[in-house]
RNA sequence: CGUGAAACUUGGGGCGGAGUGAGAUUCUCCACCGGCGGUUAAAGUCCGCGAGCUUCGGCAGACUCGGCGCAAUUCCGAGACCGACGGUUACAGUCCGGAAGAGAAAGUUUGACG
Numbered sequence: 001c002g003u004g005a006a007a008c009u010u011g012g013g014g015c016g017g018a019g020u021g022a023g024a025u026u027c028u029c030c031a032c033c034g035g036c037g038g039u040u041a042a043a044g045u046c047c048g049c050g051a052g053c054u055u056c057g058g059c060a061g062a063c064u065c066g067g068c069g070c071a072a073u074u075c076c077g078a079g080a081c082c083g084a085c086g087g088u089u090a091c092a093g094u095c096c097g098g099a100a101g102a103g104a105a106a107g108u109u110u111g112a113c114g
Base pairs, nucleotide, nucleotide: 001114002113003112005110006109007108008107009106010105016030017029018028019027032093033083034082035049036048037047038046044081045080052059053058063079064078065077066076067075085097086096087095
């Protein structure tokens, strides 16, 4: 250093202002947030994975234009778009709950083999 094993640790952010209303962090306007691996170069929107749902077969969101460059739907500029389930005095990405849960995955240690 490589391979496989065991134990342990880590492992998701965000409603602030105004308006309407009897009532909204749920509606309207503005604002705010972005898990993990990969990718010639950095990604919420590319390719996969995870959470969620399920009749266990599966289902499951969203990007364009311009610029630089060998290379970017990833950077820079501009303008867009998306966001589980249950609950609620009123429709929730942001509140409450399942959840002190689960988990993609990352790391540490131990011992084994090469």
FMN riboswitch aptamer (RFN element), 114 nucleotides, folded computationally. It was read from a public genome assembly, where an Rfam model found it.